[in-house]
Predicted 3D model of a 91-nucleotide RNA (c-di-GMP-I riboswitch aptamer) from Desulfatitalea sp. Lineage of the source: Bacteria > Thermodesulfobacteriota > Desulfobacteria > Desulfosarcinaceae > Desulfatitalea. Model confidence (mean pLDDT): 88 of 100.
RNA sequence: UCGUGAAAAAGGCAAAUCACCCGAAAGGGUGAGACGCAAAGCCACUGGCCUAAGUCCAUCGGUAUUUGGAUAGGGCAGCAGAGCUGCCGGG
Numbered sequence: 001u002c003g004u005g006a007a008a009a010a011g012g013c014a015a016a017u018c019a020c021c022c023g024a025a026a027g028g029g030u031g032a033g034a035c036g037c038a039a040a041g042c043c044a045c046u047g048g049c050c051u052a053a054g055u056c057c058a059u060c061g062g063u064a065u066u067u068g069g070a071u072a073g074g075g076c077a078g079c080a081g082a083g084c085u086g087c088c089g090g091g
Stems, first nucleotide, its partner, number of pairs: 002091001004089002012037002017032006035078001041084002045081003048076003054071005
């Protein structure tokens, strides 16, 4: 440098759930907690998925603000791919 995860060691992360906080929601943060993870480290670039406050359209209503549809500029990296970085061991 390339490639790899058999056995092992040092360590690492932390699903569900619960509490508190942020958020319209999806979701996120912190703590507890471990289902799992060799990139479950970083990154929304591509596909996918989630949400719909706002906006637009329709509708209700007729002076108070209903209901429905569309929409990401909001999210998910623990859905996959691309990109970047990295511990230990073997080759």